[in-house]
Molecule: Lysine riboswitch aptamer
Organism: marine sediment metagenome
RNA sequence: UGAUAGAGGCGCGGAUUUUAUAAGUAACCAUUAUUGGGAGUCAGGUACUCCAUCUUUAUGGUAAAAGGGAAAUUCGCCGAAGGAGACACAGUCCUGACGUGUCGGCCUGGUUACCGGGUAAAUAGCCCUGUGACUGUCAUCAUUUUGAUGGAGAGCUAUCG
Numbered sequence: 001u002g003a004u005a006g007a008g009g010c011g012c013g014g015a016u017u018u019u020a021u022a023a024g025u026a027a028c029c030a031u032u033a034u035u036g037g038g039a040g041u042c043a044g045g046u047a048c049u050c051c052a053u054c055u056u057u058a059u060g061g062u063a064a065a066a067g068g069g070a071a072a073u074u075c076g077c078c079g080a081a082g083g084a085g086a087c088a089c090a091g092u093c094c095u096g097a098c099g100u101g102u103c104g105g106c107c108u109g110g111u112u113a114c115c116g117g118g119u120a121a122a123u124a125g126c127c128c129u130g131u132g133a134c135u136g137u138c139a140u141c142a143u144u145u146u147g148a149u150g151g152a153g154a155g156c157u158a159u160c161g
Stems, first nucleotide, its partner, number of pairs: 001161006009078001011077009027062005033056001037051004041097005047092001081108003085103005091098001109135006116128004137151006
């Protein structure tokens, strides 16, 4: 310095099926009351377009779905993968958010708990900063079969050249 093969563990990611939630919610229908606005993903802006007793209130009837979750099976794997950020597309226009894609060694060894924040219907889940615990790996120092300190996956171990 190159190639090959491996390890960490509630390990990472994808797909399919079933299922709870979403929700007795949205939407639709009927009746009632009210009256000048309402809609175009969400918030704001203020242009454009569309609708119009629209909209809103109450009662009754009928009544979902997507995303995210759980379980099982299966596929690819160990920077597995995820994220900050940038750019593009798209939802009428502008800003921000959300969605999809590309770039992305700037951040993260892995799991997990908690505070705060974002997303979301949500106390689920996911993401970000921080603080702990457990755990793997290497180095250094000590020591008695373990401990302390520190680093990071562009790492570590093994084999071959």